Bacterial RNase P class A from a Puniceicoccaceae bacterium, 385 nucleotides, folded computationally.
Of the family's consensus pairs, 88% are formed in the model.
Its mean pLDDT, the model's own confidence on a scale to 100, is 75.
The gene name in the source record is rnpB.
Lineage of the source: Bacteria > Pseudomonadati > Opitutia > Puniceicoccales > Puniceicoccaceae.
[in-house]
RNA sequence: ACCGGUUGGCGGGCUCCCGCUGUCUUCUUUCGGGAGGGUAGAGGAAAGUCCGGACACCACAGGGCAAGAUUCCUCAUGAAAAUGGGGGCGCGUCGGUUGCGAAGCCGGCGUGACGGCUAGUGCCGCAGAAAAUAUACCGCCCCGAGCUCGUCGAGGGGUAAGGGUGAAAUGGUGGGGUAAGAGCCCACCGCCCGGAGGGAAACCGAAGGGGCAGGGUAAACCCAAUCUGGUGCAAGACUGAAUAGGGGAUCGGACGGCCCGUCCUUUGAUCCCGGGUAAGUCGCACCCUCGACUCGUCGGGGGAUCCCGCUCCCGCGGGAUAGAUAAAUGGGAGCCGUCCCGCGCAUGCGGGAUACAGAAUCCGGCUUACCGCCAACCGGUCCUC
Numbered sequence: 001a002c003c004g005g006u007u008g009g010c011g012g013g014c015u016c017c018c019g020c021u022g023u024c025u026u027c028u029u030u031c032g033g034g035a036g037g038g039u040a041g042a043g044g045a046a047a048g049u050c051c052g053g054a055c056a057c058c059a060c061a062g063g064g065c066a067a068g069a070u071u072c073c074u075c076a077u078g079a080a081a082a083u084g085g086g087g088g089c090g091c092g093u094c095g096g097u098u099g100c101g102a103a104g105c106c107g108g109c110g111u112g113a114c115g116g117c118u119a120g121u122g123c124c125g126c127a128g129a130a131a132a133u134a135u136a137c138c139g140c141c142c143c144g145a146g147c148u149c150g151u152c153g154a155g156g157g158g159u160a161a162g163g164g165u166g167a168a169a170u171g172g173u174g175g176g177g178u179a180a181g182a183g184c185c186c187a188c189c190g191c192c193c194g195g196a197g198g199g200a201a202a203c204c205g206a207a208g209g210g211g212c213a214g215g216g217u218a219a220a221c222c223c224a225a226u227c228u229g230g231u232g233c234a235a236g237a238c239u240g241a242a243u244a245g246g247g248g249a250u251c252g253g254a255c256g257g258c259c260c261g262u263c264c265u266u267u268g269a270u271c272c273c274g275g276g277u278a279a280g281u282c283g284c285a286c287c288c289u290c291g292a293c294u295c296g297u298c299g300g301g302g303g304a305u306c307c308c309g310c311u312c313c314c315g316c317g318g319g320a321u322a323g324a325u326a327a328a329u330g331g332g333a334g335c336c337g338u339c340c341c342g343c344g345c346a347u348g349c350g351g352g353a354u355a356c357a358g359a360a361u362c363c364g365g366c367u368u369a370c371c372g373c374c375a376a377c378c379g380g381u382c383c384u385c
Stems, first nucleotide, its partner, number of pairs: 001381010012336007020041009043356001047367002050365005055232004067228005072087006088114001089112010115223002120221002122217003137163002139159005146152001147150001171189006190212001191210003197204002236282004246273006252264004286303008304321007337354007
């Protein structure tokens, strides 16, 4: 210098014109509106809707089942989810060291949904003879009908030491032993049981015993332990038409001399009531609190976050806080950034690119997407001193 990885940060800027949504306000009005002005107006992920919470409604004696979530230990932060630090154990890799060797020990780096396959059940592709009460394909060894008498051989048996397959083949190294072999025997390594003792815990682990049994898989069912009410702002609260239908009162009509009563069935008039629907308001757009009145507005106080300015620090002053509902946050023009390519000794010139994406009740996380730039650390290659 270049490339790669991890972590963190950034996620273009300015000006002009036209437009959109909220809010405040001015003028005007035939009271339906109309015309202006100010101000605010997407993200680091607004995304996936995976986890936790606020909030709302419903449910709720107690116990159990089902379902779901979590899963080495410990500490810190946090409302919780979650995140971070330290440690233990396993695996991979590199280096050092001991040993004939198998292997052990020490250290660095990376990595693990890291409770349990010795409760039960299931599954184990391809390859391979065989994949779970193991297995004989090649090879090795023994017996051997037979004949062409050999380095032959139908057939029978032994063998997991050697080859080969596989992610994995029923411990390994060295020796004894044997027809050849084999924990068959021995030493060592590993493993299992064991558990003195150590540690807050995960866990480590001395003596002693055992020829060695238990293949893998639980982000397979499952088992164990711990925890968990349900539904989500389309929650929910309020207002509430038109039309149709329901109920009631009064009047009216019929029966009747009158009252009571009954009826008005496809069928009267007026008024009232309540339910549902459409639609609207609130929830909901900084928060909390106190006070006033013309009762939905104004004023005071306190607090949170962000920005700017001042200050050595503590702090002080000023300003701001998206709220749409089929869903505003846009379009156009110019200039400048940044990156890439080409040309040029060079100031530079020309061309191209400028991502992922778009609030919908709010907040904290996780995961995923992202042109490119910056910083730190780590690794590799090359060059120079």